The prediction has a mean pLDDT of 87. A computed fold for an 87-nucleotide RNA from uncultured Steroidobacter sp., annotated as c-di-GMP-I riboswitch aptamer.
[in-house]
RNA sequence: UUCAGACAAAGGCAAACCCAUCGAAAGGUGGGGACGCAAAGUCUCCGGUCUAACGAGCGAAAGCUCCACGAUAGCGGGACCGCCCGA
Numbered sequence: 001u002u003c004a005g006a007c008a009a010a011g012g013c014a015a016a017c018c019c020a021u022c023g024a025a026a027g028g029u030g031g032g033g034a035c036g037c038a039a040a041g042u043c044u045c046c047g048g049u050c051u052a053a054c055g056a057g058c059g060a061a062a063g064c065u066c067c068a069c070g071a072u073a074g075c076g077g078g079a080c081c082g083c084c085c086g087a
Stems, first nucleotide, its partner, number of pairs: 002087002005084001012037002017032006035074001041080003045077003048072003055066004
C1' cells in the first nucleotide's frame, strides 16, 4: 500500500420508543434506550427519497397544486480520513 474479516483483545456508534429543546415541516440536538452497524467516521459532488416555509399559480373563502435555497451520510454512488486482526 492492497485485499479479506469482525473469532480474540481494546473499544466505538446507536434504530424504534420516551423526555427536553430548536424547526413551518421533514428533521436536528441533548438525556434515557438498543434495532442494528467493520466505516452507522467526515463531506450534499451525482442519483433517489422526505418536507413545502418563502415564493408562484388557482380559488369568494376554506383550501388545493407547483417549487429546495430545507432535510436524509442508518437510501445508493463518489471524495477524504481512520482502530484492531489476518494475508
Of the family's consensus pairs, 100% are formed in the model.